[in-house]
Source information
A computed fold for a 530-nucleotide part of an RNA from a Planctomycetota bacterium, annotated as small-subunit ribosomal RNA, 5' domain. The organism belongs to Planctomycetota, within Bacteria. Rfam family: Bacterial small subunit ribosomal RNA. Gene Ontology terms of the family: ribosome and structural constituent of ribosome. The prediction has a mean pLDDT of 82.
Context: one part of a larger RNA
RNA sequence: GAACGAACGUUAGCGGUGUGGAUUAGGCAUGCAAGUCGUGCGCGAAAGUCCGCAAGGAUGAGUAAAGCGGCGAACGGGUGAGUAAUACGUAAUCAACCUACCCCCGAGAUCGGAAUAACCACUGGAAACGGUGGCUAAUGCUGGAUGGUCCUGCGGGUUGGCAUCAGCCUGCAGGUAAAUGGUGGCGCAAGCUGCUGUUCGGGGACGGGGUUACGGGCUAUCAGCUAGUUGGCGGGGUAACGGCCCACCAAGGCGAUGACGGCUAGCCGAUCUGAGAGGACGACCGGCCACACUGGGACUGAGACACUGCCCAGACUCCUACGGGAGGCUGCAGUCGAGGAUCUUCCGCAAUGGGCGAAAGCCUGACGGAGCGACACCGCGUGCAGGAUGAAGGCCUUCGGGUUGUAAACUGCUGUCACGCUAUAGGAACCCCUGAAUGUGAAUAGCAUUCAGGCUGACUAAAGCGAGAGGAAGCACCGGCUAACUCUGUGCCAGCAGCCGCGGUAAGACAGAGGGUGCAAACGUUGCUC
Numbered sequence: 001g002a003a004c005g006a007a008c009g010u011u012a013g014c015g016g017u018g019u020g021g022a023u024u025a026g027g028c029a030u031g032c033a034a035g036u037c038g039u040g041c042g043c044g045a046a047a048g049u050c051c052g053c054a055a056g057g058a059u060g061a062g063u064a065a066a067g068c069g070g071c072g073a074a075c076g077g078g079u080g081a082g083u084a085a086u087a088c089g090u091a092a093u094c095a096a097c098c099u100a101c102c103c104c105c106g107a108g109a110u111c112g113g114a115a116u117a118a119c120c121a122c123u124g125g126a127a128a129c130g131g132u133g134g135c136u137a138a139u140g141c142u143g144g145a146u147g148g149u150c151c152u153g154c155g156g157g158u159u160g161g162c163a164u165c166a167g168c169c170u171g172c173a174g175g176u177a178a179a180u181g182g183u184g185g186c187g188c189a190a191g192c193u194g195c196u197g198u199u200c201g202g203g204g205a206c207g208g209g210g211u212u213a214c215g216g217g218c219u220a221u222c223a224g225c226u227a228g229u230u231g232g233c234g235g236g237g238u239a240a241c242g243g244c245c246c247a248c249c250a251a252g253g254c255g256a257u258g259a260c261g262g263c264u265a266g267c268c269g270a271u272c273u274g275a276g277a278g279g280a281c282g283a284c285c286g287g288c289c290a291c292a293c294u295g296g297g298a299c300u301g302a303g304a305c306a307c308u309g310c311c312c313a314g315a316c317u318c319c320u321a322c323g324g325g326a327g328g329c330u331g332c333a334g335u336c337g338a339g340g341a342u343c344u345u346c347c348g349c350a351a352u353g354g355g356c357g358a359a360a361g362c363c364u365g366a367c368g369g370a371g372c373g374a375c376a377c378c379g380c381g382u383g384c385a386g387g388a389u390g391a392a393g394g395c396c397u398u399c400g401g402g403u404u405g406u407a408a409a410c411u412g413c414u415g416u417c418a419c420g421c422u423a424u425a426g427g428a429a430c431c432c433c434u435g436a437a438u439g440u441g442a443a444u445a446g447c448a449u450u451c452a453g454g455c456u457g458a459c460u461a462a463a464g465c466g467a468g469a470g471g472a473a474g475c476a477c478c479g480g481c482u483a484a485c486u487c488u489g490u491g492c493c494a495g496c497a498g499c500c501g502c503g504g505u506a507a508g509a510c511a512g513a514g515g516g517u518g519c520a521a522a523c524g525u526u527g528c529u530c
Stems, first nucleotide, its partner, number of pairs: 001530002004527001006526005013380006019373002026336003030333003035071003040068002048059004078291003088215007097208002102204007110144004119134006150175011181196006217263003224254003229251004234246003266288004271280003293314005316327004344370001346369003352366001353364004383413004393404004417471001419466003426460002432454009474519005479500003485514005495502002
């Protein structure tokens, strides 16, 4: 000098863009943060309103609510504890692998069955939550059939390679599937015609898994480490290779090119600094990893060993009728604590994105916005021009004067920001509605595509008018380094100080004042990095 997720002191007008729990991965009140589908299925209220003398009926409404079932909940969001390599980065590789939803291609969907929640009855419990019996549905579950270019085994041929082998053609034997379900249009019907879902196989895409090489901390006051250890044969397990696991066999494997141990640490793109080399760092944003009260475990599933799922153990907190139960903010706000220190218990799904749905739509503390903080960067303003008797006052003085100083007053102007009034654009295109055209089709239905008009804004300008210099300047320093000097007070005292050093009676170094210098809505100090 530059830099910061900074803090502290003094001061403070406005705006834009960013950014804001770095410490206790300490504890958490409260609300919200993951649902959706009635075009999968069975059931199915009430209030209210109307009719009726009443009983009751109609409507509300096949709505709400709950349940079965499907998809999602493994994404998105947070944090950096652990991890020095099971991670990350770069480059390869799988002839050893998986992939729901999406896209393309090929082929299909036959005949049956038994349950179960909801519901009803009885019943246990303070509650959480159940138990027994009975009824019922499905795109839930399940038996048989059929079936291929699928799978397995045994053959034949051919091509290729990298050892196990791989691709293609072909023969035989065995094996494996489904929901013609849902919903439209036309039609008296038969049927015709859409959309969507479903099964098998092949391919793509997206996403993941495994393996290899190299690279990036400190420490030898850590020198030897290792028995599933190193390899093999056989098996188990996995989507898949593999001591991943197991039985047996062999005795190996690693290490001064630092094994093993200890300490520290998420890694990278990047960021800061620097001419560079290098050094430091990994906030925000993006990629990867790990974690979710602590430890362990599996289940479901295409995918988890699963932040707001389950089970077990533990610590802690809460409820209890003492028998037993409930919980997990390292999501968004917010609170206590610790700390030098870090924000609103805000608005909206209008946009972008995501989940579900045929769609309308619903959900979304992702996100879009607003709020708070000079925390950072950037921009603007606090006026402009004229104005000498160089006014008054202050300070200094050699008492002549000098300086503050064109500074002020005064005169003329301007109108940024703030203030008041008025007011709209853009962020909006979809979806949907209306109309038209084209395609499909028997069809002027329906469906799909395109065009035109309309519908949808949480938040938020710019501009215009008015008024009037009015509301808007401080902070640090002035001995040298280092730009900037005098007076008074003090008297090795009080104090200053980054280093050198000042202060003991004329202190340019302390304190105050006048003056000056430097930055400026900031200026200094401290910390940390180069």